Bacterial large signal recognition particle RNA from a Dehalococcoidia bacterium, 263 nucleotides, folded computationally. Its mean pLDDT, the model's own confidence on a scale to 100, is 77. The model forms 93% of the base pairs in the Rfam consensus. Taxonomically the source falls in Dehalococcoidia (Bacteria, Bacillati, Chloroflexota). RNAcentral holds the sequence, with entries from ENA. The gene name in the source record is ffs. Rfam family: Bacterial large signal recognition particle RNA. The family's RNA type in Rfam is non-coding RNA gene.
RNA sequence: CCGUGCUAGACGGGGAGCUAGCGGUGCCCUGCACCCGCAAUCCGCUAUAGCGGGGUUGAAUCCCUCCCGGAGGCCUGGCCCAUGCGCCUCUGCCCUCAACGGGUGGUGUUGAUAGCCGGGUCCCUCGCGACGGAGGACUGUGAACGCCGCCAGGUCCGGAAGGAAGCAACGGUAAGCAGAACCCUUCGGGUGCCGAGGGAGCGCCUGGCUGGAGCUAUCCUUGCGGUCACGCUCAAGGGUUUUUGUCGAAGAGAGGUGCACGG
Numbered sequence: 001c002c003g004u005g006c007u008a009g010a011c012g013g014g015g016a017g018c019u020a021g022c023g024g025u026g027c028c029c030u031g032c033a034c035c036c037g038c039a040a041u042c043c044g045c046u047a048u049a050g051c052g053g054g055g056u057u058g059a060a061u062c063c064c065u066c067c068c069g070g071a072g073g074c075c076u077g078g079c080c081c082a083u084g085c086g087c088c089u090c091u092g093c094c095c096u097c098a099a100c101g102g103g104u105g106g107u108g109u110u111g112a113u114a115g116c117c118g119g120g121u122c123c124c125u126c127g128c129g130a131c132g133g134a135g136g137a138c139u140g141u142g143a144a145c146g147c148c149g150c151c152a153g154g155u156c157c158g159g160a161a162g163g164a165a166g167c168a169a170c171g172g173u174a175a176g177c178a179g180a181a182c183c184c185u186u187c188g189g190g191u192g193c194c195g196a197g198g199g200a201g202c203g204c205c206u207g208g209c210u211g212g213a214g215c216u217a218u219c220c221u222u223g224c225g226g227u228c229a230c231g232c233u234c235a236a237g238g239g240u241u242u243u244u245g246u247c248g249a250a251g252a253g254a255g256g257u258g259c260a261c262g263g
Base pairs, nucleotide, nucleotide: 001263002262003261004260005259006258009057010056011055012030013029014028015027020046021045022044023043024042034054035053036052037051038050063256064255065254066253068251072247073246074245077241078240079239080238081237083235084234086232087231091229092228094226095225097223098222099221101220102219103218104217105216106215107214114210115209116208117207118206119205120204121203122199123198124197125196126195127194128192129191131188132187133186134185135184136183138179139178140177141176147172148171149170155164156163157162
């Protein structure tokens, strides 16, 4: 070096999870890779950490180690979406107040702010007036009889003188009807530049006095406070990411690893 027969090993690996821990069943990645039995109310083990049975291959493409590689998972960070409890430290919307802060405008020596005195506006009572209603009074009209006066004619009584009742007409009047410009009484109220008395009150208007320069509207800034979210904290969820850490399959490279017999 060649040949034959064997042996260790290999015939998938990994992530999260579970577990005291390891491996497996189940999930996911890789990508194609012996078979049977067991297993989530789990199964089997203990640092040589699946067990039991069978099969193939076998010292190298295949086994082992190292380096590279990096699918994918997990942790962590950033961002986005939506939810709930709480809070106002930050940020922001809105509201209140203040500034002995700023800008713009109005007003003020024909007198601001402020102080004092008074009147009105407001309420109650009374009066007066106006307006309206009703009544009275007034004017006119107004009765065939059932109103009055006077009663022609006529009627009745009487011998007569004379007397009586009484219709119409005429005059008047009652109820009623109508009118009205005044007057009287009474009642009413979205009645009054009205009067008297009393009250309430400092909001508004107004007069007088003191005194002598501010007063005020709006915006911005700052601050106190209130309220809440487009803010903060906490909790749980989804998505995304060339954040960090960790594990890490496929793949590529380098190296390493037997035994017996014969030539």